Overview: This is a predicted structure of a 352-nucleotide part of an RNA (small-subunit ribosomal RNA, central domain) from Candidatus Hodgkinia cicadicola. It matches the Rfam family "Bacterial small subunit ribosomal RNA". Model confidence (mean pLDDT): 85 of 100.
Context: one part of a larger RNA
Parts: sequence; structure tokens; C1' cells
RNA sequence: UUGGGCGUAAAGGGCGCGUAGGCGGCUUAGCAAGCUGGAAGCUAAAUUUUGAAGCUUAACUUCAUACGGCUUUUAGGACUACUAGUGCUAGAGCUUGGUGGGGGUGAACGGAAUUCCAAGUGUAGAGGUGAAAUUCGUAGAUAUUUGGAGGAACACCAGAGGCGAAGGCGGUUCAUUACGCCAAGCUGACGCUGAUGCGCGAAAGCGUGGGGAGCAAACAGGAUUAGAUACCCUGGUAGUCCACGCUGUAAACGAUGAGUGCUAGUAGUGGAGCUACAUUUGUUGUAGAUUCAUUAGGACAGCUAACGCGUUAAGCACUCCGCCUGGGAGUACGACCGCAAGGUUAAAACUC
Repeated sequence: UUGGGCGUAAAGGGCGCGUAGGCGGCUUAGCAAGCUGGAAGCUAAAUUUUGAAGCUUAACUUCAUACGGCUUUUAGGACUACUAGUGCUAGAGCUUGGUGGGGGUGAACGGAAUUCCAAGUGUAGAGGUGAAAUUCGUAGAUAUUUGGAGGAACACCAGAGGCGAAGGCGGUUCAUUACGCCAAGCUGACGCUGAUGCGCGAAAGCGUGGGGAGCAAACAGGAUUAGAUACCCUGGUAGUCCACGCUGUAAACGAUGAGUGCUAGUAGUGGAGCUACAUUUGUUGUAGAUUCAUUAGGACAGCUAACGCGUUAAGCACUCCGCCUGGGAGUACGACCGCAAGGUUAAAACUC
């Protein structure tokens, strides 16, 4: 290489856009490159394949023959490719009309709570724990009332619920922007995947400038303990927040790549439409058919080492990409990227 695999044994890229490439719906006509059949020539001999013959047999020798390849020629016209201003509408896209949502960005506003400040009331404790102590408090704390400041997060609604490609997204309103779904019409294969590339990418971390209520790595103290560089407690700085720039990694998980088609049924949640009835005529209610797209539960066939998966497949198939093959090791060296931390790419010796 062939082959076998990737939910949990090694293995799906964190996610998207998209270049090259690979693959590509139904139909008409042509062509004959691929493809299939026939014929001819070449492929030195020996060797090899098969069948014989000869040395007593074998090895060996001799004769005949085959497979395969290349070139030329002839025929075929299913499939693939190609050609054609052939046509089509089931894929895809567009338009119009509805409709949905914590999708993104920016701005304004709101109430509860914590902390702090000022003042009033008030007096000896408060706080904390398994129990304590460090700590705060007669310079008046804790508690309570009123007023103010500031920052961060948005209780209930809230759901196996919704949206987004993923990361992720939750107070209210406004502005702006993107998207899904449904119905009807239009274009007519315009599609799928996607090496390199480009972009997005939690938290922590880094740079510059702000901000700083609470929480809290580091650090300090008090406990616990044989010790306690911890778990518990009292404090507390980076950080957490904002703007701009960098970093580019996570159990970035459904540990399950994307797309298409096919393969029993069942019952729920949220969205849209259809039909019927009711009605306070509204952004209404009830029922039904299963119509579509979506999202969780259990289950037949089938699959699986088992667990389990099961029309949202881990079933049956096809197309394209990524990846796997004991440890050493996601390491060394080199290269590229980064301010750094480090990241990406990525071996071998040796060992079993």
C1' cells in the first nucleotide's frame, strides 16, 4: 500500500466562510475519450504458468502452450465524461405575504440587595465556628430609621422551554442589524464537500488607559493537626467590570464531521399553517387531521464487545474532508506565530 476502524477501547479538526480538487438530479439528440467484444503486430532467448516427452525416478533437459502489457484496426452505444442558447422541476436560490425568538451591536432607563458616607434613636456587645480565636465595638459598634454615593449582577416569570455555526445569549424600552419557519409564485441544477487560506472563538492570562461595590488567586493572621506551605474562620492585592489591542487554548462534549436518500409504530413540549365549530370579533378559544420544520422521552427491525443507539441512528447506502495504529510524546530539535506566558507543526534513539 491493500485491508480495518474513529459515542465509552487509539482515533471527528472548537466552529464557520470559502479557493484548488473530488463528487453531482430528471430528460432529448450527438460524439466515441474512458468502457466492452473481435482481428493483426510487437513484447530476443533463457526463466515463470500449464500440458506432454526423454535420461531407471527426481533434480535436469527438450517440445508445445498460457497469463499480462503496448500499438494499430474494426464494431458496439448501456454507463461516465464531453458537445448543443434540447427541455423539465423533486435539489438549490430569489420575490411577495405572514410569523417566531435570552441571535448580535449601540444607547437610555428601572427596582431589590451588598458596601461605604452623613444624621437620628439606642447600649454593650457584635461577628464567626464543630468548638474557638484572630477581627469590629464605650473615640458608641451590632440593631433600627432617614438621606446620599458608587459599582456589579438582573429574584419571580424559568421550563427535559427558546435563539445562535460554535464559543455562547436572560431586568425594561428605543434604534439598528442578521437569521429561522410557514404559504404562494418565479429562476431552472445555479448543487454537496472542502487540502492551503481567511474569519469567529469560554475562562484564565498579557499591554495601554479608566473603574473598583461585592467576591477573591497571591499574601497576612487565627484555628485544626504529630505536622497543615490545606480543608474552616478574619482580613486582603492582582483579577473579576469598561474601551481598544493581543493571546487562540478547554471534559471547546452529543466525548458522535458535513451533505443526501431510504427503513414500523407511540406519546409529550414550544413555532407556523390547514379544516370544522364556538365567540366577548380579538395578536380569541376548543376540537381534529397528522401538513411542515424543530426539540426531549420510551420502543420494533437492524446494529453493537457490551453499555446502549434506534426516522435528530451508533440502522441500510453513497459523496467529500479530518483523524487512528503500545510506551517514549503531543515531548526534543527546527520552522512559523506571540510583548510574554506560551501556542501550532512534529520526530528518533531506546523499550515492550